c-di-GMP-I-GGC riboswitch aptamer from a Smithellaceae bacterium, 76 nucleotides, folded computationally.
RNA sequence: CCGGAAAAAGCCAAACCCUCUGCGAAGGGGGGACGGAAAGCCACGGAUCUCCCGUAAGAUCGCCGAGCCGCCGAAA
Numbered sequence: 001c002c003g004g005a006a007a008a009a010g011c012c013a014a015a016c017c018c019u020c021u022g023c024g025a026a027g028g029g030g031g032g033a034c035g036g037a038a039a040g041c042c043a044c045g046g047a048u049c050u051c052c053c054g055u056a057a058g059a060u061c062g063c064c065g066a067g068c069c070g071c072c073g074a075a076a
Stems, first nucleotide, its partner, number of pairs: 004072001011036002016031006034062001040068002044065003047060004
């Protein structure tokens, strides 16, 4: 370096419920854990989705890649 352990310390939090924002996809907060080794950041490529349909504007990085940063730490 790779690898990610029937290891350890911490971390995030799907569905669902309450509440707020938004036309909407969706997002913020609280509860809650299905999962996650980048489920940290980033809409660059693909993909999916929304709209007052204009060829404009948006949403999702917990769909897959690219890029940037990073905790712990064994074997083969």
Description: The sequence was found by an Rfam model in a public genome assembly.